[in-house]
c-di-GMP-I-GGC riboswitch aptamer from an uncultured Rhodocyclaceae bacterium, 87 nucleotides, folded computationally. The prediction has a mean pLDDT of 85. It was read from a public genome assembly, where an Rfam model found it.
RNA sequence: CCUGAAAAAGGUAAACCCGUCGAAAGGCGGGGACGCAAAAUCACCGGUCUAAAGGGUUCGUGCCCAAUGACAGCGGGAUUGCCAGGC
Numbered sequence: 001c002c003u004g005a006a007a008a009a010g011g012u013a014a015a016c017c018c019g020u021c022g023a024a025a026g027g028c029g030g031g032g033a034c035g036c037a038a039a040a041u042c043a044c045c046g047g048u049c050u051a052a053a054g055g056g057u058u059c060g061u062g063c064c065c066a067a068u069g070a071c072a073g074c075g076g077g078a079u080u081g082c083c084a085g086g087c
Base pairs, nucleotide, nucleotide: 001086002085003084004083011036012035016031017030018029019028020027021026034073040079041078042077044076045075046074047071048070049069054065055064056063057062
């Protein structure tokens, strides 16, 4: 530097359940394993989710717009790293 078929030291943990924080999306902790060779870190680009504040509309309920919120286990990018094999 390249590769991830097998093996191994190990790592991580979807759905679901409980607790907790949050308006929500979702986060965190415990249980649990569908998966993952970067399922480690970073919202830089695209995408997706939510809509509290704000704006529009309505007599009102409501509806619409809208990230500054969220997703790194949606794709790309950046950074760092374990094991094994090859050069």